[in-house]
RNA sequence: UGAGUCGGCCAGGCGGCCGCGUUCCCCGGGUUCGCUCGGGGACCGAGGAACGUCCGGGCUCCACAGGGCAGGGUGGUGGCUAACGGCCACCUGGGGUGACCCACGGGACAGUGCCACAGAGAGAAGACCGCCGCGCAGCUCCUUCGGGAGUCGCGAGGUGAGGGUGAAAGGGUGCGGUAAGAGCGCACCAGCGUGCCGGGUGACCGGUGCGGCUAGGUAAACCCCACCCGGAGCAAGGCCAGACAGGGAGCGAGCUGCCCGCUCGAUGCUCCCGGGUAGGCCGCUGGAGGCGUACGGCAACGUGCGUCGUAGAUGGAUGGUCGCCAUCCGUCGUCGGGAGACCGGCGGCGGGCACAGAACCCGGCGUAUCGGCCGGCUCAUCCC
RNA sequence: GGGCGAUUAGCUCAGCGGUAGAGCGCCUCGUUCACACCGAGGAGGUCACUGGUUCGAGACCAGUAUCGCCCA
Repeated sequence: UGAGUCGGCCAGGCGGCCGCGUUCCCCGGGUUCGCUCGGGGACCGAGGAACGUCCGGGCUCCACAGGGCAGGGUGGUGGCUAACGGCCACCUGGGGUGACCCACGGGACAGUGCCACAGAGAGAAGACCGCCGCGCAGCUCCUUCGGGAGUCGCGAGGUGAGGGUGAAAGGGUGCGGUAAGAGCGCACCAGCGUGCCGGGUGACCGGUGCGGCUAGGUAAACCCCACCCGGAGCAAGGCCAGACAGGGAGCGAGCUGCCCGCUCGAUGCUCCCGGGUAGGCCGCUGGAGGCGUACGGCAACGUGCGUCGUAGAUGGAUGGUCGCCAUCCGUCGUCGGGAGACCGGCGGCGGGCACAGAACCCGGCGUAUCGGCCGGCUCAUCCC
Repeated sequence: GGGCGAUUAGCUCAGCGGUAGAGCGCCUCGUUCACACCGAGGAGGUCACUGGUUCGAGACCAGUAUCGCCCA
C1' cells in the first nucleotide's frame, strides 16, 4: 500500500422565529369550592433498533399456584444471570493459506415407519451383464483310439471380486486361498464396541489391550432419555361518576384440555336475548437503572465506592422554517504532483444526510439502516 | 397496545416428504340460421419470498412480506 476478518462508537452541531405535550408557577374570569376556561412564563421532552412480537422475567388477576395425565419447549460440556431458546469460555465435527467463521451438536444394537424414480437387489437384501466349474446335445481340430482341446446352445447351480443403477449396494490395500470368488484366513490401515492407565470439574483427549471382521441413512418422522414449563395479559387489575329496561334458562361456577383436590355460592352465580355508556382517576414510570473507578474472574459477569436525575401522550406531543458551520456526492474553475491513467489542495454552484418513532417496565434474539469514525488481528507485496 | 390465523391456476379450495390437482372461469373444435345448454380437446403455477434439515421440501424448521380475525 492492497485485500480481508473481528469488535466498539456516532446517527450532524449552534443560533433566530413559529408551533406541540407533561409538570410547576403567575394573572384574569366562572364555580356546586372538588375544579374549570383563557392568557403568560420556567424546566424537560424518542431509539439503536422505540420495530417484529420470536424467547425470558418483573408486575396484576385467577388458590401467594397444589398432585397426576395430556400438551408444549430445550438438547455437546462447564460457567454467567432474576430468567432464557440469550451471553462467555472450552470440546467435537466442518469450511478458510490465515485472522476467523458455521453447527436444532442427546439416542438409529428400546421399538415402529420411510428410503420415490432408476436398478437384479433399498436392509441382516440381491444374480441383469460378467466370471466359474457340472450335466446334456451339436460342430471343428488333435490323437498313442483310452481320450483331450476349443466353441456354441439348453438346464440346474456357485459367486458379491469386475460392469451397470442409484443420494446410498453390508470397510480399504496386499498376500494366501479357491473351480471362480468372498473377512474364507492372515498382516497393516480406517471405523465400531469394550477393559485398563494417564490428563481434565466436564464435554473430551493421549496411550495400550481385547472382541466380532463392519451392524446404511433419516429423530427440523413417530418415538425414547434428561431437564424446564399452571393460565391469562396494563384493553391485566382496582376505584369513582353517569346512563338504561328489562326478559328468559340453569344450579353450579372459578383455577384456559381431562381427572383429583381447593375456594366461592341462593338478596348468589353462570349462560342467552335485549337495552345503556364510549367519561375521569389510579396502575404510570427510581429500575435486575446509566456513567466513572477499584478489586475478583481468561471472559460473560460479580462486589464495593462515588456520581447523575433523564418522556409519560390517550386519536395519541417530541415538529416546521431560515442562517452559519461540519460531512458526503456530482459538476465547474484554479493551483500543485505525476511520463500517463490519475491523485491532492482551495473556491463556486447543485444535491444528499438513512432505517424508523415511546404507550406497563426490563434482559435478549431477529430484522431494517444513507453514510462516517476508532481499535485489535491475518494474508500478500514493497522499503528500512 | 396485546393475542391468534392464513397465503397453492383468473376465483373458491384439496394435496402421507417422492412427476402439483378438483370445481367454476378462459381458448379451440363440433352441434345450431345464431346464441345458450351439451360433447370433444387444450392452455394456464416463482406452491408469497429468503435461508436451513433431508438423497429429495408445496409440506418439516427458522426469518421476512402481505392479508384477515379477536379484546374494554
Two RNAs folded together computationally: RNase P RNA and transfer RNA, 456 nucleotides in total. Its mean pLDDT, the model's own confidence on a scale to 100, is 78. Rfam match: Bacterial RNase P class A. Rfam links the family to the GO terms tRNA processing, dimeric ribonuclease P complex and ribonuclease P activity.